Predicted 3D model of a 117-nucleotide RNA (SAM riboswitch aptamer (S box leader)) from Bacillus methanolicus PB1. Rfam family: SAM riboswitch aptamer (S box leader). Its family is annotated with regulation of gene expression in the Gene Ontology.
């Protein structure tokens, strides 16, 4: 980089350095000198890797696999304005003369973590 599987409405920010950008991409709409992105320390949230216990399938002599739920947080990642900030594509109802709007649902991209190649 690709592929797969799962999550994405919840939650967590100060200091220091630098100096003007940032939220993936387009449109919008916002953050930003009262200080953006980077870098650095400190810190905090979450629980995908991990761990334990409980019940259930399967297997059964056991060991173990799996799924559900609950607890922990030492370690590996990962986050820490705004539901992924909102909307792009589709299908639906509902409003509207249209254009179009507004809801719900599935996608698609996009992040992250797992597992492969």
């Nucleotide at each position: 980089u690709u592929c797969u599987u799962a999550u994405c409405a919840a939650g967590a920010g100060a200091g220091g350095u630098u100096g003007a950008g940032g939220g993936a991409c387009u449109g919008g709409c916002c953050c930003a000198a009262u200080g953006a992105a980077g870098c650095c320390u400190c810190a905090g949230c979450a629980a995908c890797c991990u761990u334990c216990a409980a019940u259930g399938u399967u297997a059964c002599u056991u060991c173990g696999a799996c799924a559900u739920u609950g607890a922990a947080a030492a370690g590996g990642u990962g986050c820490u304005a705004a539901u992924u900030c909102c909307a792009g594509c589709a299908a639906g109802u509902u409003c509207u003369u249209a254009u179009g709007a507004a809801c719900u649902u599935g996608a698609a991209a996009g992040a992250u973590a797992a597992g492969a190649a």
Overview
It was read from a public genome assembly, where an Rfam model found it.